[in-house]
RNA sequence: CUCUAUAGCUCAGUGGUUAGAGCAGGGGAUUCAUAAGCCCAAGGUCGUAGGUUCAAAUCCAACUAGAGC
Numbered sequence: 001c002u003c004u005a006u007a008g009c010u011c012a013g014u015g016g017u018u019a020g021a022g023c024a025g026g027g028g029a030u031u032c033a034u035a036a037g038c039c040c041a042a043g044g045u046c047g048u049a050g051g052u053u054c055a056a057a058u059c060c061a062a063c064u065a066g067a068g069c
Base pairs, nucleotide, nucleotide: 001068002067003066004065005064008023009022010021011020016054026040027039028038047063048062050060051059
C1' cells in the first nucleotide's frame, strides 16, 4: 500500500420495504430399522465505536484482527 471481516462453517447481498442460500446441528413424516431424499423451525447487536443521509451490512474517515505485496 492492497484485499478481507455478514448464522457454528463456506459464502451472497454495493443506499430503501422482514438480511438470505448451501452445509452442519434440532424436530417431524416415511421405514421393520437405518441411510438418502422430503417437510418444519431455530440460529445474525452485519469486526468496534463514530460521521454523512429521510434512510447505512452497503458510502466516508479512524481503530482492531487476518492475508498478501